The RNA shown here (SAM riboswitch aptamer (S box leader)) has 88 nucleotides and comes from Nakamurella lactea DSM 19367. Its mean pLDDT, the model's own confidence on a scale to 100, is 84.
[in-house]
């Protein structure tokens, strides 16, 4: 990359860099943004799966990925989209 399952109305940010867009795509809306977004790094933190080891009516620790504006921000569209997990 690919099919498959499971979940996507609950949870969680602060600093440096950077300099204009950003919310996967389309469209039509609506929101954030120089009071510095999006992106990258550092630490923190949220806890969905998945492993471990204990617990033993459902709760800790540690690890592996992930997450940290607004129901996947809100309608249509599409075998869209993300994130886990086990395969190939």
């Nucleotide at each position: 990359g690919c099919a498959c399952c499971a979940u996507c109305c609950g949870g969680a940010g602060c600093g440096g860099c950077c300099g204009a867009g950003a919310g996967a795509c389309u469209u039509g809306g609506c929101u954030c943004g120089g009071u510095g977004a999006a992106g990258c790094c550092g630490c923190a933190g949220c806890a969905a799966c998945c492993c471990u080891g204990g617990a033993a009516c459902u709760g800790c620790a540690g690890g592996g990925u992930g997450c940290u504006a607004a129901u996947g921000c809100c309608a249509a569209g599409g075998c869209c989209g993300a994130u886990g997990g086990a395969g190939u």